[in-house]
A computed fold for a 140-nucleotide RNA from uncultured Pseudobacteroides sp., annotated as c-di-AMP riboswitch aptamer (ydaO/yuaA leader). The organism belongs to Pseudobacteroides, within Bacteria. The coordinates come from a structure-prediction model, not an experiment, and the mean pLDDT is 83. The RNAcentral record of the sequence draws on MGnify.
RNA sequence: UGCCUAAUCCUUUAUAAAGUGAAGGAACGGGGGAUACAUUUUUUUGGGGUUAAUCUGCCAAUAUUACACUUUAAUAAAAGCAGUAGGGAUACCACUCAUCCCGCACCCGACAGCUAACCUCGUAGGCAUUGAGAGGAGGA
Numbered sequence: 001u002g003c004c005u006a007a008u009c010c011u012u013u014a015u016a017a018a019g020u021g022a023a024g025g026a027a028c029g030g031g032g033g034a035u036a037c038a039u040u041u042u043u044u045u046g047g048g049g050u051u052a053a054u055c056u057g058c059c060a061a062u063a064u065u066a067c068a069c070u071u072u073a074a075u076a077a078a079a080g081c082a083g084u085a086g087g088g089a090u091a092c093c094a095c096u097c098a099u100c101c102c103g104c105a106c107c108c109g110a111c112a113g114c115u116a117a118c119c120u121c122g123u124a125g126g127c128a129u130u131g132a133g134a135g136g137a138g139g140a
Base pairs, nucleotide, nucleotide: 001128002127003126004125008026009025010024011023012022013021014020027123028122029121030120031119032118037113044110046111047108048107049106050105055083056082057081058080062076063075064074065073086102087101088100089099090098092136093135095133096132097131
């Protein structure tokens, strides 16, 4: 100076100043929560939420099954591959093409459809990309 993301900005206070702390405000984002509507259900086969981060195969450590063992079979399945719903970047802006990437993780705790009023929570963390076309803006 840019990027992912809701994760930013402003005011006051103490202080020589800045920063930090504290107290507020704005903005952005999430959850709960009526009527009407929806579901006529589908409740251990648990269920649900944030997030782009879901889903499908292959393979398989392992576990379970029915009295004991062996074998076989069935079911589930970490890790690992190959994809995929979906998501991001390419430095003035948006569009298209092309290219390069991500497709994690966490939480609630028996429980939640939507949802006005209302209630409530968060504002962290992590990074370093710069190809082209035709427009618009701006400019010497």
Of the family's consensus pairs, 92% are formed in the model.